A computed fold for a 1477-nucleotide RNA from Viscum album, annotated as small-subunit ribosomal RNA. Rfam family: Bacterial small subunit ribosomal RNA. The sequence is in RNAcentral, with records from SILVA. The source organism's lineage runs through Eukaryota, Magnoliopsida, Mesangiospermae, Santalales and Viscum.
RNA sequence: AGAGUUUGAUCCUGGCCUAGGAUAAAUUCUGGAUACAUGGUUAACACAUGAAAGUUUAAUGGGAAGUAGUGUUUUUAGUGGAGGAUAGGUGAGUAAUGCGCAAGAACUUUCCCUUGGGAGGGGAACAACAUAUGGAAAUGGAUGCUAAUACCUAAUAGAAUAAGGACGAGGUGGAAAAUAAGGAAUCCCCCUGAGGAGGGGCUUGCAUAUGAUUAGAUAGUUGGUGAGGCAAUGGCUUAACAAUAUGACGAUUAGUAGCUGGUAUGAGAGGAUGAUCAGCCACAUUGGGACUGAGACACAACCUAGACUCCUACGGGAGGCAACAAUGGGUAAUUUUAUACAAUGGGUGAAAUCCUGAUGGAGCAAUUCCGGGUGGAGGAGGUAGAAGGCCCACGGGUCGUGAACUUAUUUACCUGAAGAAGAAGCAAUGAUAGUAUCCAGGGAAUAAUCAUUAGUUAAAUCCAUGCCAACAGCCAUGGUAAUACAAUAGAUGCAAGAGUUAUUCAUAAUUAUUGGGUGUAAAUCAUUUUUAUGUGGAUUUUUUAGUUAGCCGUCAAAUCCCAGGGCUCAACCCUGGAUAGGUGGUGGAAACUACCAAGAUAGAGUAUUGUAGGGGCAGAUGGAAUUUCGGGUGGAGCGGUGAAAUACUUAGAGAUCAGAAAGAACACCAAUAAAAAAAUCACUCUGCUGGGAUAACACUGAUAGUGAGAGAUUAAAGCUAGGGGAGUGAAUGGGAUUAUAUAACCCAAUAGUUCUAGCUGUAAACGAUGGAUACUAGGCACAACGCAUAUCGACCCAUGCGGUGCUGUAGCUAAUGCAUUAAAUAUCCUACCUGGGGAGUAUGUUUGCAAGAAUGAAACUCAAAGUAAUUGACAGGGCCCUGAAAAAGUGGUGGAGAAUUUUGUUUAAUUCGAUGAAAAUAGAAGCACCUUACUGGGGCUUGAAAUGCCUCAAAUCCUCUUGAAAGGGAUGGGUGACUUCGGGAAUGCAGAUACAGGUGGUGUAUAACUGUCGUCAUAUCGUGCCAUAUGGUGUUGGAUUAAGUCCCACACCGAGCACAUACCUCAUGUUUAUUUGUUUUUGUUGAGGUUGGAACCCUGAGUAGACUACCGGUGAUAAGAUGGAGGAAGGUGAGGAUGAACUCAAGUCAUCAUGCCCCUUAUUCACUGGGAGACACAUAUGCUACAAUGGCCGGGACAAAGGUUCAUGAUCCCACAAGGGUGAGCUAACUCCAAACCUGUCCUUAGUUUGGAUUGUAGGCUGUAACUCGCCUCCAUUAAGCCAUAAUCUCUAGUAAUCCCUGGUCAUCCAUACGGUGGUGAAUUCGUUCCCAGGACUUGUACACAUUGCCUAUCACACUAUGGGAGCUGACUAUUCCCAAAUUCUUUACCAUAACCGCAAGGAGGGGGAUUCCGAAUGCAGGUCUAGUGAAUGGAGUGGAUUCUUAAUAAGGUAUCCAUACUUGUAGGUGUGGCUG
Repeated sequence: AGAGUUUGAUCCUGGCCUAGGAUAAAUUCUGGAUACAUGGUUAACACAUGAAAGUUUAAUGGGAAGUAGUGUUUUUAGUGGAGGAUAGGUGAGUAAUGCGCAAGAACUUUCCCUUGGGAGGGGAACAACAUAUGGAAAUGGAUGCUAAUACCUAAUAGAAUAAGGACGAGGUGGAAAAUAAGGAAUCCCCCUGAGGAGGGGCUUGCAUAUGAUUAGAUAGUUGGUGAGGCAAUGGCUUAACAAUAUGACGAUUAGUAGCUGGUAUGAGAGGAUGAUCAGCCACAUUGGGACUGAGACACAACCUAGACUCCUACGGGAGGCAACAAUGGGUAAUUUUAUACAAUGGGUGAAAUCCUGAUGGAGCAAUUCCGGGUGGAGGAGGUAGAAGGCCCACGGGUCGUGAACUUAUUUACCUGAAGAAGAAGCAAUGAUAGUAUCCAGGGAAUAAUCAUUAGUUAAAUCCAUGCCAACAGCCAUGGUAAUACAAUAGAUGCAAGAGUUAUUCAUAAUUAUUGGGUGUAAAUCAUUUUUAUGUGGAUUUUUUAGUUAGCCGUCAAAUCCCAGGGCUCAACCCUGGAUAGGUGGUGGAAACUACCAAGAUAGAGUAUUGUAGGGGCAGAUGGAAUUUCGGGUGGAGCGGUGAAAUACUUAGAGAUCAGAAAGAACACCAAUAAAAAAAUCACUCUGCUGGGAUAACACUGAUAGUGAGAGAUUAAAGCUAGGGGAGUGAAUGGGAUUAUAUAACCCAAUAGUUCUAGCUGUAAACGAUGGAUACUAGGCACAACGCAUAUCGACCCAUGCGGUGCUGUAGCUAAUGCAUUAAAUAUCCUACCUGGGGAGUAUGUUUGCAAGAAUGAAACUCAAAGUAAUUGACAGGGCCCUGAAAAAGUGGUGGAGAAUUUUGUUUAAUUCGAUGAAAAUAGAAGCACCUUACUGGGGCUUGAAAUGCCUCAAAUCCUCUUGAAAGGGAUGGGUGACUUCGGGAAUGCAGAUACAGGUGGUGUAUAACUGUCGUCAUAUCGUGCCAUAUGGUGUUGGAUUAAGUCCCACACCGAGCACAUACCUCAUGUUUAUUUGUUUUUGUUGAGGUUGGAACCCUGAGUAGACUACCGGUGAUAAGAUGGAGGAAGGUGAGGAUGAACUCAAGUCAUCAUGCCCCUUAUUCACUGGGAGACACAUAUGCUACAAUGGCCGGGACAAAGGUUCAUGAUCCCACAAGGGUGAGCUAACUCCAAACCUGUCCUUAGUUUGGAUUGUAGGCUGUAACUCGCCUCCAUUAAGCCAUAAUCUCUAGUAAUCCCUGGUCAUCCAUACGGUGGUGAAUUCGUUCCCAGGACUUGUACACAUUGCCUAUCACACUAUGGGAGCUGACUAUUCCCAAAUUCUUUACCAUAACCGCAAGGAGGGGGAUUCCGAAUGCAGGUCUAGUGAAUGGAGUGGAUUCUUAAUAAGGUAUCCAUACUUGUAGGUGUGGCUG
């Protein structure tokens, strides 16, 4: 510090996810020891039991124990004292009566410290106790006695300007002797004044989370005055008075929450959090209340009301673990009913002591952090990298120096001995603890798991499974070769832990102060005016609020950081130190902002001159057109459409002529024009009126810009009321179209459109671009005003200002693009955005007559949604081009018969595969057996064939028998060649074991070959350049070509593959060569027999020739094209072979090869019979035909190529023929050879002298074999068919058509097939509009599996969350009223009353009761707000191969979209206005 994920790929925007850290954690697997910490986050739920606050006899009078007795002593209930307001717990409440930081003035303070002063006299009670007594108990009441440091009193203090109030107490010990009294000293306590320290109360400022779908709230409320009250200020309380005070700088209200030091994270700023420790606050079963006291409205005190629990004799009582343990409950989840006061601290006491669940320590828990261990060293060698596991290419590799083995050691562990520190302060005192530590002994002994292993992310194989089981944080994996699931053995990571889950910070510049954005990705309000707020031009002055150098205080300690030190180290602990920042004070400065003051003019405004303009409002006038009405002429259609029909029309339409009426809109001018804030604004004229720019420069003197809220205006549609209504025209009706047509098209037509007065307040209200100011290259154009050109008018040229457009540099931008009219550079202010959907929906509120508008969520769901640009593909987009693509022709197929192939069906089997083009006379260039892979049957099991080992025998061979054969069983004969004499080769039988074998599976594991687009002209690369990148350029453009062929231009320059050339065949000449060819001569009955190779034909091998080379005009002086000459051939001369990169998971595992899987007495092998030839039908390819351009018969001609010794076969003979016999000849011309054709006769339009299927009989050939199932021949038989519907195929010249010939395979042949050869030999092409296929450029795209794409909505089904909902139930909260506990205060005429006063009566004072105000809870009432639930119901989301339609994306087949209104099964359609995306 980043990484993954949207796409075919790219850049961007943008979310989701991840690697890191942390936790009071939980959970799963595992677990040996130690140190330091931590341990109820949930039910502030309920709590059995123990125990957490006692102490003091030196304040006091008693009781009891003890003693023979006194005294001393011990113990204890009560009175009195100080303490139970601390310590400990919890976080419910609290959004400020709190907390934090910093200040302040009107207060108080037990204990403690310092210091001054004082302590003398008297009196009356009440507990305890005693007596009797009520009650179950708790606990009382009555009478009587008594002490004090308890209570009371008046002196003293004590008087100052007055008045009032308050207070006093003694005790212990020691010294003399038995008792009593007194005195001195010390200590403690007490009263009082002043000061201090620390604590507490109160006030102020700043800071302190969310919601405006909470906007008004408040009545002691705000203020002063009087009075009261308090320790003290204060509406704190009260009376009368005033009506203030508070809030958009967020009051009130609602929900949530203890606050802080800090903690964790982060580079920081921040965001998150508030356990342990520390400070503050609040609370103590729930609510209220006061008492005591220095302090409380009191956790282990009191009174009272409620709920709950317990006791009860039913009359009445008792209780409060959010102290420590413990229990139940709840929860994902949190410990021992243990120890000690030794230390620290606290309470009491003079003290010793006593008390202390504070605290110190232990126990439990891997809950966190830290350190240590589970072993160390040697050990692959001389002769094992052992065994075993896993993998394997079978060679080996790996676990692995790991183990074994050898050697030494003992931290932890076990046993035994010793044994602390923490203890201060003379001594004593240790819970922890027999712990830490140490010594000795023992023995490698007792101690390693967990997760991961496709990418992110360190680490890989094998086996099993087969979209199953599973995994998963994200992307994704799994459908038979899974590095992704599960297991094995490895590896990696961490390690007494390791994973997972949850939460949180970072990554996230993903709320952006640091540090983001808004033309198109989310995002500028429809426009304007204006209030508040924040912002503001130049100069001079004042002040110092902001700002700022320095200094001082403060922000507790702990923590963090730095340094040092202590536990063996570390965690941990101790000591010391420090920055930054906040805030307060002091104080110097005066640049900037601000304040004060002054003058100025550049911003802004006012006045003046002429001026442009569809600027606005009101009124008036006009013509063209349309429709209607009445009339004339006229007489059959009109109208409308892609084509029609509905409609109108002989009752006279349409057409035409003149006339009348009505309403709405204003042609041409007209523009890229003008004006306005925007919406918008157009015949002409008149009236009224707003704003602008220009010119000149008079006046004011910063008066400005923006603008939350607020006001005003706001297209079209729509609404209300009243007019108007020509045209047009939602809805509606009819006609068409269509599978449907609630549409598009047509005919009608209502609301509306129009006017007046109101409402509504929205649009793609768009430049999808907020306003203002300043600044930053040019060029071109348009309109307004001005200047200059001596003057006026027009033009040209130059120019100023404001406006409107185009182009373009710098710059900016993701790109597209913007670019002085910024989307550049800067400043100021406003509005808005933060993933997609749900949703601009629900709910609430405001507004409206309504329609609606404004504001505006959540649950749930997805991993994307999106912008720009790129390459493709596609388009019922454009343009250009090519092709037997269509057109023009020719002949067919489709109908018939039979042949062959295939489907289907059948079958024991009909073996297998090939299936649009690109399967189907194709694999198969030959299915009777064999082939053969299929099937029935009978057989073999190391096998029919291969290699290795071994025994025996040489081997081959002969005969018989059984069987369908394979095979089985017998029999006979016979031993050789070689030899180092041991053997041993070959062959055969048998045996053992490795193995063989498989046309079994997978062509979606493969190699290889092939098809196809397509013989289409493309598909690419290197370097350079352009671009952020994908990519582009080159390969585009202009011409040209069969061609990316070539030429020219050009940020390209080049290159290879394909094209072309080259190669083969054919066409011409020539050279050469030879015979059995051919030919001359000669000769013959005849035969190239003889003679000769000069020529010719043919053949073989060379060679020449054709290249747009030459000429004319043309083109650009090019490439080329066109015409011509010559030539055997002329523009690729004709044909063949030759097939770029890719596409189709195209085809083949059955040609062959091959991975993996499968079979192994069988899925192998051999044999026999059958099958592949079946047969209702259907398809494809060819054949033969339907006839006269013919058929039959007779006669007569002419080829090329090819074949070859188990073959071919002349000649001659036999047979009607198939064929049989004979067997010349032949490695180049030997042999086998044509038919169509020509010619002559017959047939004469008929199912025939056409056609030949089918069938019968008889034969022939091949072969062991011809039944299933061959071919051929003769004779007989003589079927369909008379040119073929829709549709569709081939072919452009020696081509089509037609005619025979030949070859391969092959015993024969189902060949009408396939390959090749020649003979005869046409027609047609105007031209490229259309169909199909292909190519180049370009436009659009929401497609990229690429239009068989993508995708919208309803309906039906399932699930999920949610809205409204007649209601029902609960919680919170405020208000009114009733009743009103305890309590304080007030009042009191009732009751009773020790101290003081008084001779007494009585008084003062206090108490009880009653009473007034307030008053908790309960209750009555109507609400607010909120939660749960609810019959039936609304839409939304998700799912699945559902149903109907096809709205959108291409001109998406009616361009889309926005607002609005109507309408329809659904998407949608239509009207009006608007946008171009």